[in-house]
Formats: sequence, structure tokens, C1' cells
RNA sequence: CUACCGAACAGGUAAAAUCAACGAAAGUUGAUGGCGCAAAGUUAUGGGUCUAAAGCCGUUUUAUUAAAGUGGCCAGGACUGCCAAACUACCGAG
Repeated sequence: CUACCGAACAGGUAAAAUCAACGAAAGUUGAUGGCGCAAAGUUAUGGGUCUAAAGCCGUUUUAUUAAAGUGGCCAGGACUGCCAAACUACCGAG
């Protein structure tokens, strides 16, 4: 130095929950918090999962060129702390 590996140290990250903001929602951001994580760093690329505002198709009601309610479908909306893939990286027992 490279590829593994994960003992120790340093440093890092931050689940649930609560509060605030944003969002139709899923969820995101900030604060508190710390369950965990050796890629729990980055990228929605493949699979998977979540949501369904708008739109489309029904249906109900009404004061019927429409509006409101409601059911179904639908992702250029989300999740990388679900699994892969790609790229990159701290420490150093072995």
C1' cells in the first nucleotide's frame, strides 16, 4: 500500500417516543432522545414496501353544463435503518 477482518481507541451516525414546522398522505426537516449501526455514507438503479393529492372509472346526494360525499385503479410522491447493485470512506488488534 492492497484485499479481508472487526479486538481496542478516537471520531461518526441516530430507532422508538415527545415537541415544532412542511405535506393531501406516505413521509421529510429541526430540537430533545438513544434502540441500534463498521458503511445505518452517497445514489430511488433493480426488487420490495408505503401513500393516493391530481387524474380516470363507478356510485350516492343535492338547488344537476356542476358541486359534495364515497368505492376502485393509478406514481414523474415517498422509504437506502427492507434486500441487492454502483461509487466512496475513518480507526488498526489480527
c-di-GMP-I riboswitch aptamer from Candidatus Desulfolinea nitratireducens, 94 nucleotides, folded computationally. It was read from a public genome assembly, where an Rfam model found it. Lineage of the source: Bacteria > Chloroflexota > Anaerolineae > Anaerolineales > Candidatus Desulfolinea.